[in-house]
RNA sequence: AACGCUGGAGCCAGAUGGCCAGGCACCCGGCUGCAACCCGGUCGAAGUGGGUUCGAUUCCCACCAGCGUUU
Numbered sequence: 001a002a003c004g005c006u007g008g009a010g011c012c013a014g015a016u017g018g019c020c021a022g023g024c025a026c027c028c029g030g031c032u033g034c035a036a037c038c039c040g041g042u043c044g045a046a047g048u049g050g051g052u053u054c055g056a057u058u059c060c061c062a063c064c065a066g067c068g069u070u071u
Base pairs, nucleotide, nucleotide: 001070002069003068004067005066006065007064010024011023012022018054027041028040029039030038047063048062049061050060051059
């Protein structure tokens, strides 16, 4: 320098142009002599900026960060 992949909650992660599934953790409650385990419940999310569209996490462009390959 070129090319490719990835970017979503504290963490893991599914799906898709039409209200972002689920799990773990945290918190609350139950259970317990107290805890742990277990059971139930609540909350919280699309790297940044544009474009297309009635509608974008999804499609397009640029940039940023990380990883990889080649030179």
Molecule: transfer RNA
Organism: Bythopirellula sp.